[in-house]
Context: one part of a larger RNA
This record gives sequence, structure tokens and C1' cells, in this order.
RNA sequence: GGACUAACGCUGGCGGUGUGUCUUAGACAUGCAAGUCGAGCGGGAUUCGGGUAGCAAUACCUGAGUCUAGCGGCGAACGGGUGAGUAACGUAAGGGCAACGUAUCCUGAGGAUGGGUAUAGCCCCGGGAAACCGGGGGUAAUCCCCAGUGUCACUAUUGAGUCGCAUGACCUGAUAGUGAAAGGCGGAGCAAUCUGCCGCCUCUUGAGCGGCUCUUAUUCUAUCAGCUAGUUGGCGGGGUAAUGGCCCACCAAGGCAUAGACGGAUAGUUGGCGUGAGAGCGUGACCAACCACAAGGGAACUGCGACACGGUCCCUACUCCUACGGGAGGCAGCAGUCUAGAAAAUUGGGCAAUGGGCGCAAGCCUGACCCAGCGACACCGCGUGUAGGAUGAAGGUCUUCGGGUUGUAAACUACUGUCAGGCGGAGCGAUGCUGCACGUAUUAACUGUACGUGCAGUGACGGUACUGCCAAAGGAAGCACCGGCUAACUACGUGCCAGCAGCCGCGGUAAUACGUAGGGUGCAAGCGUUGUCC
Repeated sequence: GGACUAACGCUGGCGGUGUGUCUUAGACAUGCAAGUCGAGCGGGAUUCGGGUAGCAAUACCUGAGUCUAGCGGCGAACGGGUGAGUAACGUAAGGGCAACGUAUCCUGAGGAUGGGUAUAGCCCCGGGAAACCGGGGGUAAUCCCCAGUGUCACUAUUGAGUCGCAUGACCUGAUAGUGAAAGGCGGAGCAAUCUGCCGCCUCUUGAGCGGCUCUUAUUCUAUCAGCUAGUUGGCGGGGUAAUGGCCCACCAAGGCAUAGACGGAUAGUUGGCGUGAGAGCGUGACCAACCACAAGGGAACUGCGACACGGUCCCUACUCCUACGGGAGGCAGCAGUCUAGAAAAUUGGGCAAUGGGCGCAAGCCUGACCCAGCGACACCGCGUGUAGGAUGAAGGUCUUCGGGUUGUAAACUACUGUCAGGCGGAGCGAUGCUGCACGUAUUAACUGUACGUGCAGUGACGGUACUGCCAAAGGAAGCACCGGCUAACUACGUGCCAGCAGCCGCGGUAAUACGUAGGGUGCAAGCGUUGUCC
């Protein structure tokens, strides 16, 4: 000199863009943060109708809509947070898998036949303070099960061919065995049946995502020198999507290490960021990628995917409820509270946009996100007026008492109108999305889909940006320093006192070094101090 996720002191006008618990991975009141589908299913509630009977009340049949606890499906493994652990099971770069997986999506091929009995909701009964639980009855499905079919896939046995560094891979036959499926909403038709869309099953292709593995790199410490029995390897098995001591039985005695094993300390890693001419040094806030974790510890279940932040079970600590028998909970999601600390924000608005989940869709949900609020925390921009104005006013201050200085500074005159203030106008984000109508294409036709045209609706921000007018110099300057380094000097007070100080050093009666004043210098909505890094 530069840079801060900064803090402290004094001061503080506006806007834009960013950014904001570095400490306690401490504890948490309250609200919200993951739902959705009635076009999978049987019920229930409710609104508006229609029909039959009846004088009516009403009973029965039936149509359209809305809401929905439960079963079922998909999602909840994403998104969001944090950095405790981790020195390697991580990360970075480059390879390998002839040792692998993959729901949704895409490509292509083929298929969907016939049966069955459960169960929740519901009703009845019972237990419990509650959380919730038990028994009986009856019911549906895109729930579950059985059989059939088998393009095909897999397994076993057995041939031919091509290829590979290799365990082998690919391709093509034969035989045997195993393995599927679900419907829903429309349209046409008297019906049989045909047909559109969304789904279902088997296989296949791709994309994206993941798993495993190899090489190299990856902080300090030798006042850590030896470490290791599932240890190292083999054989056979188990397990996994898959290789492997991953696990197990048996066999062998290996394996690692001064190029630092083992131990200890510290630490999430990277892209980057800061500094520097560079080499390097330091660092890992925000943003992005990966990893790990979800009160502490352990485990599996479901599922394409978890050993699962807002799932389950167990143990521990803590908090709460209790009828004392037993239960409930997990903010390192967004706000917010307490505590700790030098130190860090609103219990805000909206799904309008972007993205995500579900749904045929309308749509619903979304503290992701978009916005707003608070903080000079940082960077950037703007303003606090401009021009004229000397007899150089007054006041302050210094003085050699002549005057100097503050100082064109003020007053005064003329003007301008940024920002803030008031009144109006008004855009992008919507060339998006949604609905309705029409047309064209597809179709035998309809629905649907795609495209086009027209109309209508849809904005949190927002009393926005931007802009016109009004008024008005009016509302807007401080902080540090002035002995040398280092730009800037005098007076008074003090008298080795009070004090200053980054270093040298000032102060003991003429202090440009302490304190105050005048003046000056520097920076400026900031200026200084402290801390950290280069």
C1' cells in the first nucleotide's frame, strides 16, 4: 500500500448492486417449510334439478356439480440447512468395469386371456386419562393371489462363427426349465363391435443419474520407528445390482514401513478468493461442484433410489403431558426466542416470473424462488448549490499595536433545480400462461393433439422504474492529523504533573510533541482505531 462475512469510537443526506451468528453441531415457545390425484376404488356429506305414487307431508327411482376421512398410485432419496466428523471409504485430474444398477423420459418390437379371496373405510362390542388399541360382521379397486399365453428375457446343458492382453466378450442355433399384464375417461353404433386419449406388461435403444475400482496429487509432527491375526494371499462358499476378507470355513505365512508405515495434532475438499511484477504466500464468506451430518449412538424396513433433516425401531441425555398405568418431542429448513459473544436482520408479501411435485386438464402445494423490510457491513453513483460580490463589515484569533489572518468567506444581488417533499401520467418483466369461440391438419367420425386468428382473464414487487408539473437555497458535513518519518503553526493553560506515543521519543516555567483555541493539512458520508492476511 491492498483486502476484509469485520468489530469499536465520533459523525451520518439519497439511490443502485451485493452482503449479514466467524462464538454455542448450545437449548428451543409459536406459525409455516411436501404434497397431490375423485379421469384407480367403495363409501360419506352437501347444493341444484328431473320422474313416479300421493291432496300434502313424504317414500322410491334418477341426473348434474362441489367437498372429502379411508384404501390405492406417484412424490416425499429432489429442493433447503450446516461443516461436527473425515488426512481418506473424501476431494481434484485422468483412466477402467470383459464386475454393475437405473423409477420417470426417449427409440423400436410384441402383448394385455380366464378366474379367485382378502382388507381399510363403515356397522356392532370392548379396553385406555390420553396416545391409541383389540374382537366380531360385511365391502371395492390400477390392492393381492392363482391359472393360461411367451415376441422376448433369464437359467442350465450342448454346437458353429468372429474377436480380445486376460478372467473371457460378441453373435447365431438346439434341448429343458422359469417369468407378464389393469384398467380409466371419451366418441360412433339398436346391438355385436369399432375407435381416440391417458395408463398397464415383457423385452430393446438412448439420454441423464448413480455404484465400484486404478494412477497421480492432497497440512504439521520422528520429543511417534516399528505396525499388523481377517492381518496378507489362496481355495471353496455366503452376501450384493456388482468386484472384493465385504463376511465365513479351511490352508499358507504373509502384508506395510526412513520415498516416513503406525501413532499424535489440525482440517470438510475443489473451482475459486486476497495479495504479489512474477515465483510464491495466505485463504476456502457469498456463488458453483463433490462429500459428510441431521439432539448423542446403533439398526434395519419400504422403495428404482435411503440405512432416510420435517419416516420407523432400540439405547442415552434433555424437555413436556399424565388419572402414575403410560405417552409426546427433536429449527445444522424460513422467520423468531433464550444463551454465548466485540459482533450480525422481519415471528413480512406473493406463487406474477423461474424451477420442482402431483394431476388428462383446470388446478393444488412449494419460507425453493421472486420481492419487500432492517444494518454506511462492502462497492459504485449523486447531492449538500452556481455566478457576481471589498470600503476587505462585525465577531474570533494573532500582533512588533502599524496591522495580519479567518476571507469572496459572509451579508447582499442574480440564477439553477439533481436528490429529498407534494400532485398527476405511465412501461418492461405477460411476444408468457389460462379459458372460450372459429379455422386448418390428423381421423370414417368424435374426443384429443398441433398450428393459426379473435375475444376475455391473469403482476407479489407497486403509492415501483421512468416521466410531466408545483414549491423551494430551502431539508443534507464530518472525522483524523499538523516534532521527524509525513502534507500541515501560532497563542494560552500545564510544569517529569496531567498526559502523548507506530518507531525515534515529548513533558522538570518561554512545549510547533500534553490539554484548549484560532489557523492549516488530508480524506469525505464517511473518518479514525483495533484485529487478520499478502
This is a predicted structure of a 534-nucleotide part of an RNA (small-subunit ribosomal RNA, 5' domain) from a metagenome. Rfam family: Bacterial small subunit ribosomal RNA. Rfam links the family to the GO terms structural constituent of ribosome and ribosome.